[in-house]
Molecule: Lysine riboswitch aptamer
RNA sequence: CGCUUAGAUAGAGGCGCGGGUUUCAUCAGUACAUACCGGCAAGGCCAGGCAGCCGCCGAUGUGGAAAGGGGAAACCGCCGAAGGGCAGCAUUCGCCUGAACAUGCUGUGCCUGGGCCGUCAGAGAAGAUCUGCCGGACUGUCACAUAAUCCUGUGAAGCGCUAUCGAAGCU
Numbered sequence: 001c002g003c004u005u006a007g008a009u010a011g012a013g014g015c016g017c018g019g020g021u022u023u024c025a026u027c028a029g030u031a032c033a034u035a036c037c038g039g040c041a042a043g044g045c046c047a048g049g050c051a052g053c054c055g056c057c058g059a060u061g062u063g064g065a066a067a068g069g070g071g072a073a074a075c076c077g078c079c080g081a082a083g084g085g086c087a088g089c090a091u092u093c094g095c096c097u098g099a100a101c102a103u104g105c106u107g108u109g110c111c112u113g114g115g116c117c118g119u120c121a122g123a124g125a126a127g128a129u130c131u132g133c134c135g136g137a138c139u140g141u142c143a144c145a146u147a148a149u150c151c152u153g154u155g156a157a158g159c160g161c162u163a164u165c166g167a168a169g170c171u
Stems, first nucleotide, its partner, number of pairs: 002170004007165005014079001016078004021073004032063004037058004043054003046098005082112003085108007113139002116136003120132004141156005
């Protein structure tokens, strides 16, 4: 000088990731309230039980939402950012039991380098949007083809890559 191992610190990818805030649509002229008219007598409030409440349905007039889910902007925090799967726990009704969905929290290197486009499936009120598998081209990284940079091709995965630092070991 070089190599290996584990580590610390810093950093890169780009239509990059997440968060709350503001705003705009959507939800929806829906739910609901109210006036009136018509019809009906068994039911409605997730399922079962107890208790409780309400008559129910439809037309028309008037008034008329919200939550959840999104778009955009600036800002903040970041680069396993984060997302998903699985497991556990919690939450919604007057009480008890139970289920589905959803949401939140915790755990888990189980999966995913990144965004974009498309098929399908799921979530969703939704032709919005989100999530997942698969496919496509693109893009960053590394390895190989190659002695070497670029190009090109092939392959791999963030358990990666780049830089610096000290430690241990090998030559």